[in-house]
Molecule: transfer RNA
Organism: Patescibacteria group bacterium
RNA sequence: GGAGGGGUGGCCGAGAGGUUGAAGGCGGCGGUCUUGAAAACCGUUGAUCCAGAGAUGGUUCCGUGGGUUCGAAUCCCACCCCCUCCG
Repeated sequence: GGAGGGGUGGCCGAGAGGUUGAAGGCGGCGGUCUUGAAAACCGUUGAUCCAGAGAUGGUUCCGUGGGUUCGAAUCCCACCCCCUCCG
């Protein structure tokens, strides 16, 4: 230099145009159980910015920036990073 694969919540990892913050698991928090813990079970749990005393409501976010579309994590283009192969 060329080809292919990949980048999604704190971590792993599904999703392949139609309410999807987005399955599931791990982790965290609360609870049940226990003398106490572990295990098990139940509930809950992303971040950003704005408003609000708070509760809460709204907003944007799927590597980054553009584009297509009524609608994009999903399709297209460029770039960045990781892995594999070829030279």